[in-house]
Background
A computed fold for a 76-nucleotide RNA from a Chromatiales bacterium, annotated as SAH (S-adenosyl-L-homocysteine) riboswitch aptamer. The model forms 100% of the base pairs in the Rfam consensus. It was read from a public genome assembly, where an Rfam model found it. Taxonomically the source falls in Chromatiales (Bacteria, Pseudomonadati, Pseudomonadota, Gammaproteobacteria). Rfam family: SAH (S-adenosyl-L-homocysteine) riboswitch aptamer. A reference for the family is Wang et al. (2008), "Riboswitches that sense S-adenosylhomocysteine and activate genes involved in coenzyme recycling", Mol Cell.
RNA sequence: UAUUCCGAGGAGCGCUGCGACAGAUUAAUCUGCCAGGCUCGGAAUAGUCUCCAAGUUUCAACGGCGCUCACCCUGC
Repeated sequence: UAUUCCGAGGAGCGCUGCGACAGAUUAAUCUGCCAGGCUCGGAAUAGUCUCCAAGUUUCAACGGCGCUCACCCUGC
């Protein structure tokens, strides 16, 4: 770095449907599903890079539209 799994980023309802996925379709396309697909952390595998070890600090940012709740701040 890539892939897979797990955890976290407060929760729920409704709507649309890009990508991915599934089916049909030799193509084009259509239908279904679909708003954590993103970021951070951990583990495994593969590859790459890298002298090694320790300490300190910090521990988030973001996530279509509408509504409700939770949490925080302020006012009454």